Small-subunit ribosomal RNA, central domain from an uncultured bacterium, 346 nucleotides, folded computationally.
Context: one part of a larger RNA
Formats: sequence, structure tokens, C1' cells
RNA sequence: CUGGGCGUAAAGGGUGCGUAGGCGGUUUAAUAAGUCAUAGUUUUAACUUUGGGGCUUAACCUCGAUUGUGAUUGUGAUACUGUUUAACUUGAAUACUUUAGAGGUAAACGGAAUUUCCGGUGUAGCGGUGGAAUGCGCAGAUAUCGGAAAGAACACCGAUGGCGAAGGCAGUUUACCGGUGAGAUAUUGACGCUGAGGCACGAGAGCGUGGGUAGCAAACAGGAUUAGAUACCCUGGUAGUCCACGCCGUAAACGAUGGACAUUAGUCGUUGGGCUGCAAGGCUCAGUGGCGUAGAUAACUUGUUAAAUGUCCCGCCUGGGUAGUACGUCCGCAAGGAUGAAACCC
Repeated sequence: CUGGGCGUAAAGGGUGCGUAGGCGGUUUAAUAAGUCAUAGUUUUAACUUUGGGGCUUAACCUCGAUUGUGAUUGUGAUACUGUUUAACUUGAAUACUUUAGAGGUAAACGGAAUUUCCGGUGUAGCGGUGGAAUGCGCAGAUAUCGGAAAGAACACCGAUGGCGAAGGCAGUUUACCGGUGAGAUAUUGACGCUGAGGCACGAGAGCGUGGGUAGCAAACAGGAUUAGAUACCCUGGUAGUCCACGCCGUAAACGAUGGACAUUAGUCGUUGGGCUGCAAGGCUCAGUGGCGUAGAUAACUUGUUAAAUGUCCCGCCUGGGUAGUACGUCCGCAAGGAUGAAACCC
């Protein structure tokens, strides 16, 4: 160097964009860098292989020869790779006609519920639990009717459904912005795939400044329970949850399954297009699910949405603990994050 792996045993980066690099469709011509053949030079020894010789033999010593690897020079070959050249259209992209959608940002509006406040009716309880108590209530509660205010979330539709790269996205309307699918032509002519670094996005919690605060609710207080109860249950309740701007950069960030392309039985749903048919239906493309063949798998399972069969590129793994710790470095306001050991024990 080659050889093994990553759904659940160790192992897929949280996700995308993209630099270098790696890899790359069909045909033509040139070249001969890679590649291959052949010849020379060099690679000086020892060792190995081999033909002799010397110690009685062997080990050992010694003379000669061959081989191999690398470098280099000449000559030649041209399938493949590279470079250059000329073309192509199937990969990719653009234009055109259109579809569906909780895709994003901003603004406005709506009803139900909750709580508080005001007023009316009305009287002794309410609330809560396994049972209670703390708590609220004759200063008139709970209940009920009318009115006002506030904040947050959007029942039904709703789905095994849709959209988004992921995180994620759900009342209605408007404005602006992004992406996808289908159809039939046309245009460009390999413009592609992946992507170390890098950049951007990234639930929740947390942090900074300023607002807001109905409900809920870490902390905290009280009541219970209990041997105790720093809990589970109950009554309260502050950060927070909400908004704006700025940080943080982590998750069982999960399909625990990186991306791209090609190939390999079917069948039953469902979403969005197209073609066809009077209709029922049939065909087809792109998604999203159930079952399942071949195959794969240690098994479970997976199975055209692969974990099958191949190719290309990236990331990662190498016994358990120590430990995602220490040290150093970088990032952060901090919390902490990223990178990431060893001694020692088994």
C1' cells in the first nucleotide's frame, strides 16, 4: 500500500450554499504527459537465488553469474486516462403554458375561551382531594345576566394529507419574496456530481437592552402525604413563556439510515399534474404510506422512498472505564460551546 465497517453492536457531520480538490455523457482528429513494449546507462557492497573453489564434512569463508526495484535516455504502440481540436444532445440549465401548497417576511382584521374590573339578580358557601387542609367568601364570594379591558393561542375543517434544505410551518385577508410538480416545443451545448477549509441557517432552554404579562409556570411559600418527603397531590406564585433588536449554536437536531446517478417482481391506498374514455375506469410523471418477490441482513427487519446490485465524492469508527473530562487553543457578556488526550484500572 491492499484488505473491514457506520438503521439497532463503535461509527452519517443538525441542515444548506459553495472555494480548493477528487470524479465526470456521446462522436471525430491531433498529441504522446500518464500507460504499455523494447534496448541502453545507473542502482557498486552485504544478504537472497545459482555455477564453482577452500577448511576431512557442515556451518563458515571465497570467486563468478543471474534476478528485482527505482531513476534516467533512446526507439516504438495508441485501447484507456490526460491535453488540444471539431461536433452532438440524452445529463444540466433557460424560455413558454400552467397546478397544488400550515414555504418565508410584514401589516390589518375576526370569533370562542380565560382572567381582571364595573353594574344588576341573589345568599352562604365556594374551591380542592383518594380523603383533607392551606386558600377565597357576609367588606356579599361561587352561580347567573349585561358592559369594559388585556394578553396569549387559533376548536371544527384535519388526514395514514400538504409545504420547506434542515430546524420547522395551521384563524382570515392583503402586499412582497423563495422553491417544487406537470405539459409540449424551442434555445444553450457537459455548463455536471460531490465538497476539506469557509459562509449562512439552525427547536427548546439560557443571556443582554427595552417593552408586555391573560393563562400556564422552574425557583420560592404554605397545606397535605410520609418514618422522613428538600418529591409525586393541593392552594398560591416570580423568572420565563409573548414582542423588537442583538447573542448563544446545542437536542433521541431520528428514518438513530450523508449526497448524486444507473439498474433490479409486484400489489393495495393516498396527494398534485397530464393523456384517454359517455361513464366506470385505464395509462403516465412527481410525491407520500401499507404489504411483499429476488436479493441483502447476526437477527430484527429492509425491500424502486433499499439496508439490493454497481460507480463517484464527503463525514465518521477501531475494547470498556477514566471522559466528551484535563491541558492548550479558538469562539462567547456569561452559561458554556468547538477541538480533544494520558496516567491508571479492567
Rfam family: Bacterial small subunit ribosomal RNA. Rfam links the family to the GO terms ribosome and structural constituent of ribosome.